[in-house]
C1' cells in the first nucleotide's frame, strides 16, 4: 500500500428495513435475612463519526476513525 471482517449499556452478547433497540452481568434503591456480598423486585444505562438511499436505517451504500486478520 491492497483485501477481508468487526464497531450497539461499565462489560459480554442479541435485534428479517418498521414495536418503547432486548437480555445477562455490573451499579443504585427496596424486600427478605441473625448479618449478608446470597435470593427476589424495581430503577439506571447504548447503536464510533459524517454524508447518502428510503415513507422509514442499529441493519443497505460511500467516505473517515478505531480494533483484529491476510497478502505484498
Nucleotide at each position: 500500500g491492497c483485501c477481508c471482517c468487526c464497531g450497539u449499556a461499565g462489560u459480554u452478547c442479541a435485534a428479517g428495513g418498521g414495536a418503547u433497540a432486548g437480555a445477562a452481568u455490573a451499579c443504585a434503591a427496596g424486600u427478605u435475612u441473625g448479618c449478608g456480598g446470597a435470593a427476589c423486585u424495581u430503577g439506571c444505562g447504548a447503536u464510533c463519526c459524517a454524508g447518502g438511499u428510503u415513507c422509514g436505517a442499529g441493519u443497505c451504500c460511500u467516505g473517515g476513525c478505531g480494533a483484529g486478520g491476510g497478502c505484498a
Model confidence (mean pLDDT): 81 of 100. A computed fold for a 72-nucleotide RNA from a bacterium, annotated as transfer RNA.